Model confidence (mean pLDDT): 84 of 100. The RNA shown here (transfer RNA) has 74 nucleotides and comes from a Candidatus Aenigmatarchaeia archaeon. Its Rfam family is "tRNA". By type it is a transfer RNA. The sequence is in RNAcentral, with records from ENA.
[in-house]
RNA sequence: GCCUCGGUAGCAUAGACCGGUAAUGCAUCCGCCUCGUAAGCGGAAGAUCGCGGGUUCAAAUCCCGUCCGAGGCU
Numbered sequence: 001g002c003c004u005c006g007g008u009a010g011c012a013u014a015g016a017c018c019g020g021u022a023a024u025g026c027a028u029c030c031g032c033c034u035c036g037u038a039a040g041c042g043g044a045a046g047a048u049c050g051c052g053g054g055u056u057c058a059a060a061u062c063c064c065g066u067c068c069g070a071g072g073c074u
Base pairs, nucleotide, nucleotide: 001073002072003071004070005069006068007067010026011025012024013023020057028044029043030042031041032040050066051065052064053063054062
């Protein structure tokens, strides 16, 4: 230098193929339960989807550029 994959909530991941309310687990907070704690059960809050631009009525998703990480080729 080229190719492939990845970056989404505090953490770990889905969702992208085929554009249409961003989901799950753990953690956090509140409640129930308990003599109390943990566990268990119920609920709540939390992500301008790495960044910038484009297409579109509408973009995590499609297109272009760019940054970071992993692997491969030379």